[in-house]
Context: one part of a larger RNA
RNA sequence: CGAUGUUGAAGGAACUAGGCAAAUUACUCGCGUAACUUCGGGAUAAGCGAGACCCGUAUGUGGGCAACCAUGUGCGGGUGGCACAAAAGAGGGGGUAGCGACUGUUUAGUAAAAACACAGGGCUCUGCGAAGUCGAGAGACGACGUAUAGGGUCUGACGCCUGCCCGGUGCCGGAAGGUUAAGAGGAGGAGUGCAAGCUCUGAAUUGAAGCCCCGGUAAACGGCGGCCGUAACUAUAACGGUCCUAAGGUAGCGAAAUUCCUUGUCGGGUAAGUUCCGACCUGCACGAAUGGCGUAACGACUUCCCCACUGUCUCCAGCAUCGGCUCA
Numbered sequence: 001c002g003a004u005g006u007u008g009a010a011g012g013a014a015c016u017a018g019g020c021a022a023a024u025u026a027c028u029c030g031c032g033u034a035a036c037u038u039c040g041g042g043a044u045a046a047g048c049g050a051g052a053c054c055c056g057u058a059u060g061u062g063g064g065c066a067a068c069c070a071u072g073u074g075c076g077g078g079u080g081g082c083a084c085a086a087a088a089g090a091g092g093g094g095g096u097a098g099c100g101a102c103u104g105u106u107u108a109g110u111a112a113a114a115a116c117a118c119a120g121g122g123c124u125c126u127g128c129g130a131a132g133u134c135g136a137g138a139g140a141c142g143a144c145g146u147a148u149a150g151g152g153u154c155u156g157a158c159g160c161c162u163g164c165c166c167g168g169u170g171c172c173g174g175a176a177g178g179u180u181a182a183g184a185g186g187a188g189g190a191g192u193g194c195a196a197g198c199u200c201u202g203a204a205u206u207g208a209a210g211c212c213c214c215g216g217u218a219a220a221c222g223g224c225g226g227c228c229g230u231a232a233c234u235a236u237a238a239c240g241g242u243c244c245u246a247a248g249g250u251a252g253c254g255a256a257a258u259u260c261c262u263u264g265u266c267g268g269g270u271a272a273g274u275u276c277c278g279a280c281c282u283g284c285a286c287g288a289a290u291g292g293c294g295u296a297a298c299g300a301c302u303u304c305c306c307c308a309c310u311g312u313c314u315c316c317a318g319c320a321u322c323g324g325c326u327c328a
Stems, first nucleotide, its partner, number of pairs: 001323008010314002014312001019309001027051005036041001038157001052079012080084001092307004097302002099299002104116002120155007132141003158294004163224003168221002170217005177212003183206002188201005225243005252286001253283001264280005
């Protein structure tokens, strides 16, 4: 000097990105226990008290024929210690917001999460030799199942809901029409031959799916405007005009895990708050199953605050052990 323990005056988070680490708490019994809530919870909420040993008394339980042995409980009285759940083991707590409903799962060896999954919800395909998947195939799985089943895909408990657009792309439907390959067809033409013929070429006409075309469909892929004016203070614009569009963003939410300007503005908390909470709405660039907004319970998740507690710190010091170092 380092590591691992352990102790510490006064203060008590002033440390730090952040209470990281450490400390506190811890058991049993009695009392007591809020908001909120899906009435189950929340809850060991929080918070308070008691606990050893001895004597007396009352009363259980188990074993035993019994004597008795073992082990509890209530009440009353007393004894000792710094300390009685005397060691070890053994929850710190509360409030707030975000995300995800939950228990689960995951990057074997830097990520455990808000990611994945999930029950629940929707769309779609599939009538059974099913669709789908694997295989050249036979065949197999699906399934010794049969639409309350199986496959694909999106969403993700629950509550309230899920608006408008089918112009583009996709999918589905459509006995007409247009276009369209091989094939069928063979008017006509060419070469050659004396010729029969042979070999080429070839217009009409006919010929599927597809595409065009006509419809439907958004819990399919996706999309969801601009400018100008207007009210008897000002400001603003319920209102009007105009252009464009397939249609111009509804409910709800909103400086948000989304807000650039931005430390927006106001309020709260602090002596002081780029974070946090509540509002406002000027949403650069929220928005409804790429789900929207809420939500009790839950979380080794994330944010902020408070109580308790502490060597995290002011500011370091002592001790123990193991190393290092010096000497032998």
The prediction has a mean pLDDT of 89. This is a predicted structure of a 328-nucleotide part of an RNA (large-subunit ribosomal RNA, domain IV) from Acidiphilium iwatense. NCBI's taxonomy places the organism under Bacteria, Alphaproteobacteria, Acetobacterales, Acidocellaceae, Acidiphilium. Rfam family: Bacterial large subunit ribosomal RNA.